[in-house]
RNA sequence: AACCGAUAAAGGCAAAACUACAGAAAUGUAGUGACGCAAAACUAUAGGGUCUAUUAAAUAGAUAGCCAGCUACCGAU
Repeated sequence: AACCGAUAAAGGCAAAACUACAGAAAUGUAGUGACGCAAAACUAUAGGGUCUAUUAAAUAGAUAGCCAGCUACCGAU
């Protein structure tokens, strides 16, 4: 340095559900909450997938806790 990931240490994130708000919807934000997470940090203006808009195409929106891209904490074997 790369890979890897402990029943380690420190610190972190927060699913469903409920409440409020925004939105046509997908969904988002805040609070409560913890299903889980070693990138569940960031990126939707690299790309694929999925979801919404009567949804096939086009177009627009959403999703990174689907894949992906990119950077990073710790250090048993």
This is a predicted structure of a 77-nucleotide RNA (c-di-GMP-I riboswitch aptamer).
Rfam family: c-di-GMP-I riboswitch aptamer. About the family: GEMM was predicted in a large-scale screen for bacterial structured RNA regulatory elements. Its family is annotated with cyclic-di-GMP binding in the Gene Ontology.
Its mean pLDDT, the model's own confidence on a scale to 100, is 81.